[in-house]
Context: one part of a larger RNA
Molecule: large-subunit ribosomal RNA, domain II
Organism: Grania efflorescens
RNA sequence: UCCGGCGAGUUACCGUUUACGGCCCGGUUAAGCCUCUCAGGGGCGAAGCCAUAGGGAAACCGAGUCUUAAUAGGGCGAAAUUGUCGUAGGUGGUAGACGCGAAACCUGGUGAUCUACCCAUGAGCAGGUUGAAGCGCGGGUUAAACUGCGUGGAGGACCGAACCCACUUAGGUUGAAAACUGAGGGGAUGACUUGUGGGGAGGAGUGAAAGUCUAAUCAAACCAGGAGAUAGCUCGUUCUCUCCGAAAUAUAUUUAGGUAUAGCCUCGAGCAACUAUUCAUUGGGGGUAGAGAGACUGAAUUGGAUGGGGGCCCUUCCCAGGGUACCCCACUGAACCAAACUCCGAAUACCAUUGAAACUAUCUCGGGAGUCAGUCCAUGGGGGAUAAGCUCCGUGGUCGAGAGGGAAACAACCCAGACCGUCGGCUAAGGUCCCUAAACUAUGCUCAGUCACUAAGGAAGUUGAAUCUCCGUGACAGCCAGGAUGUUGGCUUAGAAGCAGCCACCAUUUAAAAAGUGCGUAACAGCUUACUGGUCGAGAGAUUCUGCGCCGAUAAUGAACGGGAGUAAGCAUAGUACCGAAGCCUCGGACUCUAGUUUACUAGAGUGGUAGGAGAGCGCUGUAGAGCAGAUACAAGCCAUACCGUAAGGAGUGGUGUCGGGCUCUACAGGUGAUUAUGCCGGA
Numbered sequence: 001u002c003c004g005g006c007g008a009g010u011u012a013c014c015g016u017u018u019a020c021g022g023c024c025c026g027g028u029u030a031a032g033c034c035u036c037u038c039a040g041g042g043g044c045g046a047a048g049c050c051a052u053a054g055g056g057a058a059a060c061c062g063a064g065u066c067u068u069a070a071u072a073g074g075g076c077g078a079a080a081u082u083g084u085c086g087u088a089g090g091u092g093g094u095a096g097a098c099g100c101g102a103a104a105c106c107u108g109g110u111g112a113u114c115u116a117c118c119c120a121u122g123a124g125c126a127g128g129u130u131g132a133a134g135c136g137c138g139g140g141u142u143a144a145a146c147u148g149c150g151u152g153g154a155g156g157a158c159c160g161a162a163c164c165c166a167c168u169u170a171g172g173u174u175g176a177a178a179a180c181u182g183a184g185g186g187g188a189u190g191a192c193u194u195g196u197g198g199g200g201a202g203g204a205g206u207g208a209a210a211g212u213c214u215a216a217u218c219a220a221a222c223c224a225g226g227a228g229a230u231a232g233c234u235c236g237u238u239c240u241c242u243c244c245g246a247a248a249u250a251u252a253u254u255u256a257g258g259u260a261u262a263g264c265c266u267c268g269a270g271c272a273a274c275u276a277u278u279c280a281u282u283g284g285g286g287g288u289a290g291a292g293a294g295a296c297u298g299a300a301u302u303g304g305a306u307g308g309g310g311g312c313c314c315u316u317c318c319c320a321g322g323g324u325a326c327c328c329c330a331c332u333g334a335a336c337c338a339a340a341c342u343c344c345g346a347a348u349a350c351c352a353u354u355g356a357a358a359c360u361a362u363c364u365c366g367g368g369a370g371u372c373a374g375u376c377c378a379u380g381g382g383g384g385a386u387a388a389g390c391u392c393c394g395u396g397g398u399c400g401a402g403a404g405g406g407a408a409a410c411a412a413c414c415c416a417g418a419c420c421g422u423c424g425g426c427u428a429a430g431g432u433c434c435c436u437a438a439a440c441u442a443u444g445c446u447c448a449g450u451c452a453c454u455a456a457g458g459a460a461g462u463u464g465a466a467u468c469u470c471c472g473u474g475a476c477a478g479c480c481a482g483g484a485u486g487u488u489g490g491c492u493u494a495g496a497a498g499c500a501g502c503c504a505c506c507a508u509u510u511a512a513a514a515a516g517u518g519c520g521u522a523a524c525a526g527c528u529u530a531c532u533g534g535u536c537g538a539g540a541g542a543u544u545c546u547g548c549g550c551c552g553a554u555a556a557u558g559a560a561c562g563g564g565a566g567u568a569a570g571c572a573u574a575g576u577a578c579c580g581a582a583g584c585c586u587c588g589g590a591c592u593c594u595a596g597u598u599u600a601c602u603a604g605a606g607u608g609g610u611a612g613g614a615g616a617g618c619g620c621u622g623u624a625g626a627g628c629a630g631a632u633a634c635a636a637g638c639c640a641u642a643c644c645g646u647a648a649g650g651a652g653u654g655g656u657g658u659c660g661g662g663c664u665c666u667a668c669a670g671g672u673g674a675u676u677a678u679g680c681c682g683g684a
Stems, first nucleotide, its partner, number of pairs: 001684006011095013026050003032044004054061002064076004098236002101233001105226006117199008125190001127159003130155001134151006163187003167184005202218001204214002239617006249262005263371002265368006275361002277357004282352003290344001291342002297338002301334004306330005311324004374399001376397008404415003419589003424585003430579003433564003439576007451566001457551002461548002464545007478535005484508003489503003514529001518527002590607008618673001620670009634660001637656005643650002
């Protein structure tokens, strides 16, 4: 992993509600007793319970009562009444209460044969090395000290086996082993190692202390019990079809992944008003969007002249005075801003009115829920950085709980809401060269493969439009020629002559020529421009708007039309066709609800669906009653099978199966249905 079997809303009692039944001159028995055809039978048995009257804490009063001084007012009642017993279904409570699942807590015991420490009594430590104290002799001293040579044999001494340990490394890691093996390593007369016997234990022992060890278990051992502890948590919860169908919000919460009430769903009952809803008429209130500023509050830019205050500077013995490219306040001009500004002020929305529409719904009471983690998109906002597939609200939609077509693929985007069948038709979004169903016409634009990711910014790309200037009295571009004089203007400077810099920028001759546009020189010189003439002969230049393009364009495997490919098969405008879905229609069928006829038809509306509510069924085991098959295999089970039913499912036939039981209908009872619980047991 697979196969087979087992495996989860039960039972008791007490409420509540629905259906059905009995009685209602209220209903009903419990224990117990009697009887008998001995059974799930029949009969006695009102003790009790519910109802028949309520109010009050109560005494108590009573269709009233309580509060109160009250006869007032008010609260709860009556008037306006229906019960009770049983069976079954739903649901609540108390019980383990749908099933499995803790870590833990408590009680009583069992453990120190492992291991930690202690006690008693025993045992063990090859061999080699070093050579303490003491002592002896010699030297030495007054005597000592000191010293040499011997002797001696100390030590948590040295090297190193047994023994004990476990530092390194390799292997082992479903191991040979639930801690080992190999090679090295440490201690090895000691705080050493070890045998045997003994001691103390679970909030306790023991501990050269690591929360270590206490029988492969230790921040509280193990065993049994309380015990089915508790689990607002996770997982699982078994056949079918039909009808309807949510929520992810508010308030509260030692509350935030839980719960209660409301909201939204479902089932039953009920009744009223033209109740809700939509559209239109009419009438309202508002202070949002916008706008505004001589209408306030506040913010804020800049100018003005005057007034005031402050600073700084000058002057001054003091008083005073003068200046100010500084700051503030007031006044005033201009332009401007606001969620917590408003002289104003919509659209919507909301409330009401009248009319219409509507096979829709609202509303009240009662039974049953689920929901309280929402998501993205569009839009109005707050937070954030006018960031986030961010976060928090309002409004709408989708998904959630929604399949189908489109967007290559793609919950939340676009189209569209799937009862079933149909080798029929029409469309939506989106498409029509090939992959791939379906296309053509017309007029423009684009050359970038733009199309087929992006901005600020940049550019004689190109289309269209507009305005202005020059132009056959000759523009623009090119070419030929001129481009002068006072003068080297003045100043400055070493120099400054058009051309470092400052000031001024005149005049003359002219067709025209700057007190000089750029290069250049140390300064001149030189080249050039403005400006003018000639040549040429028709448009030229500037600015703005606009369509489509260009650059900007850089990331890690190759990836930005879905691919091929395309100059249209790209873009824009216009037109006519076609394709295209589970949409709509045609034909056939099934079911639900409503209405009408009336017992099976007609008409209309419908039949996506998670949590969930309601309804109808299939199958399993057994019990009771009625019926049935069978001796030629009767039943179950198993194997095969092209049949029937809308589904769960059900037959028939053939084979196997050798006596076990079975089938059909009706009713009842339940240990009644498994692909999933890291489910349990068995097998592969």